[in-house]
RNA sequence: AAAUAUUGAGGGCAAACCUAUCGAAAGAUAGGGACGCAAAGCUAGAGUCUAAAGUUACUAUCUAGUAAUCAUGACAGUUCAGCUGCAUAA
Numbered sequence: 001a002a003a004u005a006u007u008g009a010g011g012g013c014a015a016a017c018c019u020a021u022c023g024a025a026a027g028a029u030a031g032g033g034a035c036g037c038a039a040a041g042c043u044a045g046a047g048u049c050u051a052a053a054g055u056u057a058c059u060a061u062c063u064a065g066u067a068a069u070c071a072u073g074a075c076a077g078u079u080c081a082g083c084u085g086c087a088u089a090a
Stems, first nucleotide, its partner, number of pairs: 006090002012037002017032006035077001041083003045080002047075003054069006
């Protein structure tokens, strides 16, 4: 000087749940709240969730219902992958 692990200090983030708003939904934002997190920072490539509109089929006969399919909608706090990174005593 570097790497790994554990413990400690300062600072950081904030699950569930509640309230309000937005959204068809998944979900998001804000406030409260802390289960946890050393990448719980960033990126939708894999993956996962949703299915409004569209398409197809059926029913039906009115522009309606049901089913299937589909991301152009989401999720980075399930996981894999990629990029970056703060403080630091023993």

Model confidence (mean pLDDT): 78 of 100. Predicted 3D model of a 90-nucleotide RNA (c-di-GMP-I riboswitch aptamer) from Keratinibaculum paraultunense. The sequence is in RNAcentral, with records from Rfam.